[in-house]
RNA sequence: GAUAAUGGCAAACCUAAACGAAAGUUAGGGACGCAAAGGCACGGGCCGUAUAAAAAGGCAGCCGGCUUACCGAA
Numbered sequence: 001g002a003u004a005a006u007g008g009c010a011a012a013c014c015u016a017a018a019c020g021a022a023a024g025u026u027a028g029g030g031a032c033g034c035a036a037a038g039g040c041a042c043g044g045g046c047c048g049u050a051u052a053a054a055a056a057g058g059c060a061g062c063c064g065g066c067u068u069a070c071c072g073a074a
Stems, first nucleotide, its partner, number of pairs: 001071001008034002013029003017026003032061001038067003042064003045059003
């Protein structure tokens, strides 16, 4: 970060099974989108039994940060 190229990932939703108290995770289908929508729970934020707080837990496709990587026009 381009009217480029090779490719990559996979939202909502559906299905089945499993894990979990839940949030959510995993597999298959699917494709909203993404130049890091690769990785990391370090900071903020959000979710999280349960009706208030806190905690274990979760969200990297909420933001920031760190780290790794493909291509090569202006």
Predicted 3D model of a 74-nucleotide RNA (c-di-GMP-I riboswitch aptamer) from a soil metagenome. It matches the Rfam family "c-di-GMP-I riboswitch aptamer". About the family: GEMM was predicted in a large-scale screen for bacterial structured RNA regulatory elements. RNAcentral holds the sequence, with entries from MGnify.